[in-house]
C1' cells in the first nucleotide's frame, strides 16, 4: 500500500430523549430510591427481618446538552 477472509452482538445502571466515556449483566441475569411505621414473624419480651399507611430527595452512573418540572430576580 494492494488483495483475500473473519468480526466489529443485546440488555441493565429508582422520572424523558441524544452524544461521550465508565461500570455491570448473560434472561434463571444486572437494575427496580430514601425515612418513619401499624401489623406479620418471634413460646414471651427486645433485636432483626418483612412491610400496610405516611413523608421526602433527584430527569445523568458521570459529564455535556435537550425537553418536562421547581424556586428566585427582571421585563
Nucleotide at each position: 500500500u494492494g488483495c483475500c477472509g473473519c468480526g466489529a452482538u443485546g440488555g441493565g445502571g429508582a422520572u424523558g430523549g441524544a452524544g461521550u466515556c465508565c461500570c455491570c449483566c448473560g434472561a434463571c441475569a444486572a437494575c427496580c430510591g430514601c425515612c418513619c411505621a401499624a401489623g406479620a414473624u418471634c413460646a414471651u419480651c427486645g433485636c432483626g427481618u418483612u412491610a400496610a399507611g405516611g413523608g421526602c430527595u433527584g430527569a445523568u452512573g458521570a459529564c455535556u446538552c435537550c425537553u418536562a418540572c421547581c424556586g428566585c430576580g427582571c421585563u
Predicted 3D model of a 75-nucleotide RNA (Fluoride riboswitch aptamer (crcB RNA motif)) from a Pseudomonadota bacterium. The coordinates come from a structure-prediction model, not an experiment, and the mean pLDDT is 77.